[in-house]
RNA sequence: GCCGGCAUAGCUCAGUUGGCAGAGCAGCUGAUUUGUAAUCAGAAGGUCGCGGGUUCGAUUCCUGCUGCCGGCACC
Numbered sequence: 001g002c003c004g005g006c007a008u009a010g011c012u013c014a015g016u017u018g019g020c021a022g023a024g025c026a027g028c029u030g031a032u033u034u035g036u037a038a039u040c041a042g043a044a045g046g047u048c049g050c051g052g053g054u055u056c057g058a059u060u061c062c063u064g065c066u067g068c069c070g071g072c073a074c075c
Base pairs, nucleotide, nucleotide: 001072002071003070004069005068006067007066010025011024012023013022019056028042029041030040031039049065050064051063052062053061
């Protein structure tokens, strides 16, 4: 330099023929317990990496950039 993949909650990841953003774990509150753990219940937590475009409507489609991973090439 070329090609491909990934970026969604604190962490690990789902999520599509474009139409209200989810799960598990962690954390918080409550119940249970002498107390802790475990268990049960509840609530909270998100500019969907950053811009631009298409569209009535974009996490999803197109495009530029950034970061990470892999392959190829050069030396």

The RNA shown here (transfer RNA) has 75 nucleotides and comes from a Gammaproteobacteria bacterium. Rfam family: tRNA. It is annotated as a transfer RNA. The coordinates come from a structure-prediction model, not an experiment, and the mean pLDDT is 81.